[in-house]
RNA sequence: GGACUUCGGUCUGGCGGCGAGUGGCGAACGGGUGAGUAAUGCAUCGGAACGUACCUUUCAGUGGGGGAUAACGUAGCGAAAGUUACGCUAAUACCGCAUAUUCUGUGAGCAGGAAAGCAGGGGAUCGCAAGACCUUGCGCUGAUGGAGCGGCCGAUGUCAGAUUAGCUAGUUGGUGGGGUAAAGGCUCACCAAGGCGACGAUCUGUAGCGGGUCUUAGAGGAUGAUCCGCCACACUGGAACUGAGACACGGUCCAGACUCCUACGGGAGGCAGCAGUGGGGAAUUUUGGACAAUGGGCGCAAGCCUGAUCCAGCCAUGCCGCGUGAGUGAAGAAGGCCUUCGGGUUGUGAAGCUCUUUCGGCCGGGAAAAAAUCGCUUGGGUUAAUACCCUGAGUGGAUGAUGGUACCGGAAUAAGAAGCACCGGCUAACUACGUGCCAGCAGCCGCGGUAAUACGUAGGGUGCGAGCGUUAAUCGGAAUUACUGGGCGUAAGCGUGCGCAGGCGGUUUUGUAAGACAGGCGUGAAAUCCCCGGGCUCAACCUGGGAACUGCGUUUGUGACUGCAAGGCUAGAGUAUGGCAGAGGGGGGUGGAAUUCCACGUGUAGCAGUGAAAUGCGUAGAGAUGUGGAGGAACACCAAUGGCGAAGGCAGCCCCCUGGGCCAAUACUGACGCUCAUGCACGAAAGCGUGGGGAGCAAACAGGAUUAGAUACCCUGGUAGUCCACGCCCUAAACGAUGUCAACUAGGUGUUGGGUGGGUAAAACCAUUUGGUACCGUAGCUAACGCGUGAAGUUGACCGCCUGGGGAGUACGGCCGCAAGGUUAAAACUCAAAGGAAUUGACGGGGACCCGCACAAGCGGUGGAUGAUGUGGAUUAAUUCGAUCCUACACGAAGAACCUUACCUGGGCUUGACAUGCAAGUGGUAGGGAUCCGAAAGGUGACCGACCCGCAAGGGAGCUUGCACAGGUGUUGCAUGGCUGUCGUCAGCUCGUGUCGUGAGAUGUUCGGUUAAGUCCGCUAACGAGCGCAACCCUUGCUGUAUGUUACAUGUGUCAUACGGGACCGCCGGUAUUAAGCCGGAGGAAGGUGGGGAUGACGUCAAGUCAGCAUGGCCUUUAUGUCCAGGGCUACACACACGCUACAAUGGGCAGUACAAUGGGUCGCUAAGCCGCGAGGUGGAGCCAAUCCCCAAAGCUGUCCUCAGUUCGGAUCGCAGGCUGCAACCCGCCUGCGUGAAGUCGGAGUUGCUAGUAAAUGCGCGUCAGCUAUAGCGCAUUGAAUACGUUCUCGGGCCUUGUACACACCGCCCGUCACGUCAUGGGAGCUGGUAACACCUGAAGCCGGUAGUCUAACCGCAAGGAGGACGCCGUCGAAGGUGGUGCUGGUGACUAGGACGAAGUCGUAACAAGGUA
Repeated sequence: GGACUUCGGUCUGGCGGCGAGUGGCGAACGGGUGAGUAAUGCAUCGGAACGUACCUUUCAGUGGGGGAUAACGUAGCGAAAGUUACGCUAAUACCGCAUAUUCUGUGAGCAGGAAAGCAGGGGAUCGCAAGACCUUGCGCUGAUGGAGCGGCCGAUGUCAGAUUAGCUAGUUGGUGGGGUAAAGGCUCACCAAGGCGACGAUCUGUAGCGGGUCUUAGAGGAUGAUCCGCCACACUGGAACUGAGACACGGUCCAGACUCCUACGGGAGGCAGCAGUGGGGAAUUUUGGACAAUGGGCGCAAGCCUGAUCCAGCCAUGCCGCGUGAGUGAAGAAGGCCUUCGGGUUGUGAAGCUCUUUCGGCCGGGAAAAAAUCGCUUGGGUUAAUACCCUGAGUGGAUGAUGGUACCGGAAUAAGAAGCACCGGCUAACUACGUGCCAGCAGCCGCGGUAAUACGUAGGGUGCGAGCGUUAAUCGGAAUUACUGGGCGUAAGCGUGCGCAGGCGGUUUUGUAAGACAGGCGUGAAAUCCCCGGGCUCAACCUGGGAACUGCGUUUGUGACUGCAAGGCUAGAGUAUGGCAGAGGGGGGUGGAAUUCCACGUGUAGCAGUGAAAUGCGUAGAGAUGUGGAGGAACACCAAUGGCGAAGGCAGCCCCCUGGGCCAAUACUGACGCUCAUGCACGAAAGCGUGGGGAGCAAACAGGAUUAGAUACCCUGGUAGUCCACGCCCUAAACGAUGUCAACUAGGUGUUGGGUGGGUAAAACCAUUUGGUACCGUAGCUAACGCGUGAAGUUGACCGCCUGGGGAGUACGGCCGCAAGGUUAAAACUCAAAGGAAUUGACGGGGACCCGCACAAGCGGUGGAUGAUGUGGAUUAAUUCGAUCCUACACGAAGAACCUUACCUGGGCUUGACAUGCAAGUGGUAGGGAUCCGAAAGGUGACCGACCCGCAAGGGAGCUUGCACAGGUGUUGCAUGGCUGUCGUCAGCUCGUGUCGUGAGAUGUUCGGUUAAGUCCGCUAACGAGCGCAACCCUUGCUGUAUGUUACAUGUGUCAUACGGGACCGCCGGUAUUAAGCCGGAGGAAGGUGGGGAUGACGUCAAGUCAGCAUGGCCUUUAUGUCCAGGGCUACACACACGCUACAAUGGGCAGUACAAUGGGUCGCUAAGCCGCGAGGUGGAGCCAAUCCCCAAAGCUGUCCUCAGUUCGGAUCGCAGGCUGCAACCCGCCUGCGUGAAGUCGGAGUUGCUAGUAAAUGCGCGUCAGCUAUAGCGCAUUGAAUACGUUCUCGGGCCUUGUACACACCGCCCGUCACGUCAUGGGAGCUGGUAACACCUGAAGCCGGUAGUCUAACCGCAAGGAGGACGCCGUCGAAGGUGGUGCUGGUGACUAGGACGAAGUCGUAACAAGGUA
């Protein structure tokens, strides 16, 4: 719209929206991930036997029928998911029929085989109408091409392990079926026995591949995020269905694990899509916007869908760009830090002044990315058509997630915006403080133990900068895996040969064209990289073009070179002939010497052995000697740097068998060659098996020695073994630490085997050639040493081997072996070295030479005794401190009663016992000082009472108070200066120039002589020089001159002082190099430095000294400073060191009697005289000293003692004295009388001295009141012995040699054991993973079968048939189960070795001749 209406509504046609369903297309794209996969993958290049929806070309068709079924309705079941029965209906859903080709099949005759419509328009014609009919568009069917896409096949390339070497039964091929879109064992039946593998099969581990990315000069190495191509996967495993395409991420079925829902009966799920959550983790974003653009799917279209995509958000994750201001500004401000206290630095930095305004914040404007689709007008095409549609031109309007974003304009303000790492070297950048091998740092070396540029902090500096450092990773440097581009004598040459594969191969001709070279063509996707342009303000980024992609394929050409084929040649290689040398090999025989044993004779007490001994043998007759015999093993001389052999290795002589080599001259073969992984053979000694043999030697073993021990070295014995036969083992410093072969590149000298020529009587000999073998050497090589025609030189061929040290030539596994064991051969872990060659030192129980009181030869001591002194120890309130092998210990100390004095106890002082400065104060002040307390110091303080300059003012000095500071014998000699000891008065230590060496370094400086000497000479790639030596200096011995005080004593001399002379190997002889020099002699006082002293090279010992002095740092400040009294340094079971006195007769006592020198002396030395037994006292002359004083003893003469604990010895003790001093108690010295200890010459050992020395004897001095002095430093008197000599001890010098030492032999270093930590092997086992195999079971599903059940289309009149579905059965078949097996991981009582660790234990194996090479 229509019809009906009771006006409530009901029925019906159409349109739009929403929704379910049928149907179509898509969902196999896009997006994600990299588990699997070492090839069913990928990359590159080819191929033939295929498919293909949508798109496109061409041809032909699109006729005529049928039966169902969703939705829907009704009725059920179930919690749900879902599902059942009955009934209705449509289609481009489904099914026959017709027709059909260049379609399919074929027996070539034939047979089989398709479709669907929908929408728009329309002039005739037909039809009642719908419509028919025609046409356009979109579809549909069959066939043919195309494009794009996909499937399949081949070749080449594509990780590691051989401690994975054999794998494979549908395996390889054939024939025939089946199957697929398609070739094919893809599958099945039969037949054959093949196929793969050292050019790496199989197995194991790991892994997506490529374009590319990072790095690199390149070659390579590493890698595979983002983007692009391919593959694989989608919870795990299996399977098919649908479809053009899947065996399908957001489909299905089954099995499994997990999660969820459940009414317990059953169900559901798969973010490696985009967001997001949890977990894990060192770590990785928003549950955003939009389909506006680009693209995809569907659709005629409008349009819908699109976590593809485009945008936004988060993250300094990366790349790029920009800002945090610019200019000026020295009083070089303040503050910080450092400081030599002057200053420097932060630093023009800041402040101040003058500018600018990006970015950010505010205000305003504001894009491009969007023109197609679509509408209108118009041209062309199509058509019957001015419809529709296609296509072009003009025109109109619409569409923006990002986003009010990019961009533009405006106003304002230096306003809002800098950190991180590092500063020892590498490596740009330094000081202070703190810390004190602690805390800590560290990439490597390394830093830190009291002056840290290395830790921490600060100041300053350096580098980068919105970043900077760290960690992890890759490449580089790294020529440190070496293709480019390494090596093998000493990291690395197989022990040696033969030899298959492999690699390499003489000369010439022809052919060929595999390699090779040149050109063309195809391909090598795009992106990336590079070059030239363009676009964002630049850049990053985006974009156009070019080049490149070094590759692969194909084709044409060339024919030199390599290969291949064929034919020649003789120079490589070989064969034949004639000679030669030989410890070449195997077998058999035979000989003498020697050892041992046996028998007999002679004969008697030892033999043997060692550094020395003992065990052993011997009176039962050894050893020695003679004769005879047995047996085994090895072969003296010849003998050699010699010969032979592949190496290992081979030695009396003869015979047999046998291999190789060399030489000569011809002939022949004609490249037959070289090397060689795997393989095969040989392969010293020891060892093993079986059987013999066994003289000597000799592991094990026994005994004796040695020793701390001695399971060793030495000795006495002695078994395996050594020998033979056969069989194993298969390793050595199997070495020339040097693979084999070939070519080339100066020589010289020997030796051995041959040849030729000369020469000889024969030789010898000479020249030349060839094969071995040894030395020297050129070029060259080498890190050096060295090699050097026999290469380690220059080249070629092939093989083997190396890649820091240890762990380790080990473990596990394999192979071999009787075993022992061999071979192949790792890792964890650990270190920053290990190593080679050479250099300089040092060292050696290495060598040569030389020196020294070093030994030896001598003389005297010490070690035993007493006492003295020093030290240690122990003691103490304190016994102050230092010195500690030589080089501390009679040392600092040339003198501790107080003092010294530093120590202890006690008592005092605090700007101080002492110095300087500043400030203030001070006139009865400074100073003196009675009294009282006290041990003194100190306190108190009556009383007395000043000074200098100046006219004065005032100043100085003093005193008091305060502040700076004083003070310290406190610490560090390992922060230092200075000084000293020692090697050592040893003869060394260096430099310049030159030369040699890559260099460290060497040479000089070594060598031959000589010297005390690096002293001198000669030679010399060295020539010179310096510090040392020597000399110059002092002293002493002789002498001259001068002088003569205080010497001497009358002048000659002595002595003294001063200045000179003298000695130089100068002279002679010898010797030596015509040298330096040495030996002898003369003369001389002195003779070869005349004697003595001073003098101490470069350096060593972190030697000694902070307590002599000086001094940095640290510490202390009413005490670690300072003053005082007393004590201590003087103690005493003990030990050591330097010295005294002795033990007696070479002496002691007594008496008498001689002779020095150095020195010292005025608060001194002190005479004569007197007193005292004496110490001493008294005395006082002389002397400021050649004037005076202090001064000898041993000796000599005489006498006593007569060998003893004494007439020795003098300690200790008692008594009495003296001296110094305030003071002798702790704690002095001396004298007299008395007392009278140990000790009778000193173990092991050790020390001094070479001539006026040792020894003996006394004297002096310093210190000092005195003294503990027997010490130290000096002086003279008397006055020896011995030195053959350099073997040994010690020390030193020079040359040489070895070295694993360099803190330098007091070095280095090995192994067991003990403790701790770490990783690993074995291990009764236990427990996982993984792989294949055998058997059982067998889901889903495809395929095959089918007798059961069901069944619309077709055939048939019907019965029924064809076909189909379900069910059932079978093959295959995942997961599962059972069984044994392989590979692999974890864990395991116990056990084994390994590595590392601060000072553990035991020895001392190695480095030197390492003490036994």

Background:
A computed fold for a 1413-nucleotide RNA from a metagenome, annotated as small-subunit ribosomal RNA.